[in-house]
RNA sequence: GGAGUCGGCCAGGCAAUCGCUGCCGGGGAUUACCCUGGUGGAGGAAAGUCCGGGCUCCCUCGGACAGGGCGCCAGGUAACGCCUGGAGGGCGCGAGCCCAUGGAAAGUGCCACAGAAAACAAACCGCCAGGGUCCGCCCUGGUAAGGGUGAAAAGGUGCGGUAAGAGCGCACCGCGCGACUGGUAACAGGCCGCGGCACGGUAAACCCCGCCUGGAGCAAGACCAAAUAGGGAAGCAUGCAGGGCGACCUGCACCGCCGGUUCCGAGCGGGCUUCCGGGUAGGUUGCUAGAGGCGGCCGGCGACGGCCGUCCCAGAUGAAUGAUUGCCCACGACAGAACCCGGCUUACGGCCGGCUCCGACU
Numbered sequence: 001g002g003a004g005u006c007g008g009c010c011a012g013g014c015a016a017u018c019g020c021u022g023c024c025g026g027g028g029a030u031u032a033c034c035c036u037g038g039u040g041g042a043g044g045a046a047a048g049u050c051c052g053g054g055c056u057c058c059c060u061c062g063g064a065c066a067g068g069g070c071g072c073c074a075g076g077u078a079a080c081g082c083c084u085g086g087a088g089g090g091c092g093c094g095a096g097c098c099c100a101u102g103g104a105a106a107g108u109g110c111c112a113c114a115g116a117a118a119a120c121a122a123a124c125c126g127c128c129a130g131g132g133u134c135c136g137c138c139c140u141g142g143u144a145a146g147g148g149u150g151a152a153a154a155g156g157u158g159c160g161g162u163a164a165g166a167g168c169g170c171a172c173c174g175c176g177c178g179a180c181u182g183g184u185a186a187c188a189g190g191c192c193g194c195g196g197c198a199c200g201g202u203a204a205a206c207c208c209c210g211c212c213u214g215g216a217g218c219a220a221g222a223c224c225a226a227a228u229a230g231g232g233a234a235g236c237a238u239g240c241a242g243g244g245c246g247a248c249c250u251g252c253a254c255c256g257c258c259g260g261u262u263c264c265g266a267g268c269g270g271g272c273u274u275c276c277g278g279g280u281a282g283g284u285u286g287c288u289a290g291a292g293g294c295g296g297c298c299g300g301c302g303a304c305g306g307c308c309g310u311c312c313c314a315g316a317u318g319a320a321u322g323a324u325u326g327c328c329c330a331c332g333a334c335a336g337a338a339c340c341c342g343g344c345u346u347a348c349g350g351c352c353g354g355c356u357c358c359g360a361c362u
Stems, first nucleotide, its partner, number of pairs: 001358010012328007020041009043334001047345002050343005055217004067213005072086005087101001088099004102208002107206002109202003124147002126143007155173006174197001175195004180189003221285004231276006239252005254270004292311008329332001
């Protein structure tokens, strides 16, 4: 210098002017508005809404089944599918990274194409023996070493053995089981013994095992509460007739409305007052002091935990967090809270540091 890998940090700065919004103080109005001073005012992802929890209601509690989720081991945590440390496997020269990684000797299923055969084995070519033959080959049997197919074909190498072969026998390697040793464990080790080898793959196929698990979500939920209509109660008020058990209905009269006055006809309507309860609009609350931030010490490899000190750091609800100007620089990416918190994932500009590999020089 180049390439790579891991981790941490920042998120344009300052000033002036004019605004928006929460809270506190003062003043004026007086139903909530105006003036003024102070102070706070988006993020590392506020995003996707994918996991986990708090909180709230359904639903007063418990159990079982079904369904769903998770899945090496140990730890962390309020909890998790997250994080840390480790084990095993894979990738990389390396720093380092990735893995849904329980069980395939409980059972069932599946394994395309090719191939004889895809799993209680089987035999296309070949090899070997016997028999036949028109001498091309055919039939019967043995075999699984060789060839061929395939992602995958029932341990590997060698020696012996055999008609040819074969864990058929043996040695070594591999594999399985047991014991032993180390480790909390996952697991590892090879000094020991046993077994000729039985166990192809697939469980993000059914399934088995272990653990977890009710649903909906702040538009949750709680409170206050107009106008209109409707419900209930009491009082006052409108006559007569008919029908109906009744609520009530019908007709006539009466009253009101239909621009004003008088009359007629048609149409429409028939009550008023007070109280109660539900509920709509609207308002208040939930709402931001929290598994909180920062600093120090201690414990732990670490995730994290404990103690002490200190700080208060958005809370809007048509929804604020902005605009203009000036100066400076490295010239500014992705992007805007809506109940809160812990994660994951995705988007994205820059700075710094550790480590690894390569090249050159000393």

Model confidence (mean pLDDT): 76 of 100. Predicted 3D model of a 362-nucleotide RNA (Bacterial RNase P class A) from a Pseudomonadota bacterium. Its Rfam family is "Bacterial RNase P class A". About the family: Ribonuclease P (RNase P) is a ubiquitous endoribonuclease, found in archaea, bacteria and eukarya as well as chloroplasts and mitochondria. By type it is a ribozyme. The gene name in the source record is rnpB.